A computed fold for a 73-nucleotide RNA from a Candidatus Eiseniibacteriota bacterium, annotated as transfer RNA. The coordinates come from a structure-prediction model, not an experiment, and the mean pLDDT is 82. The organism belongs to Candidatus Eiseniibacteriota, within Bacteria. It matches the Rfam family "tRNA". It is annotated as a transfer RNA.
RNA sequence: GCCCGCGUAGCUCAGUCGGUAGAGCAAUUGCAUGGUAAGCAAUAGGUCAGCAGUUCAAGUCUGCUCGCGGGCU
Numbered sequence: 001g002c003c004c005g006c007g008u009a010g011c012u013c014a015g016u017c018g019g020u021a022g023a024g025c026a027a028u029u030g031c032a033u034g035g036u037a038a039g040c041a042a043u044a045g046g047u048c049a050g051c052a053g054u055u056c057a058a059g060u061c062u063g064c065u066c067g068c069g070g071g072c073u
Base pairs, nucleotide, nucleotide: 001072002071003070004069005068006067007066010025011024012023013022019056027043028042029041030040031039049065050064051063052062053061
């Protein structure tokens, strides 16, 4: 230099053919206990890496940029 994959909640990851952004763990509150942990219930938490384009509508499609990983020379 060229090619491929990945980037979504604090962490690990889903998200189908473009149509209301989710799970587990963690956190907070409550229940329960003599008390703690475990357990049960509820709540909160997201500019979906960034910018632009296409579309009635983009996490999803297209282009560029950034970051991480891998391959070729």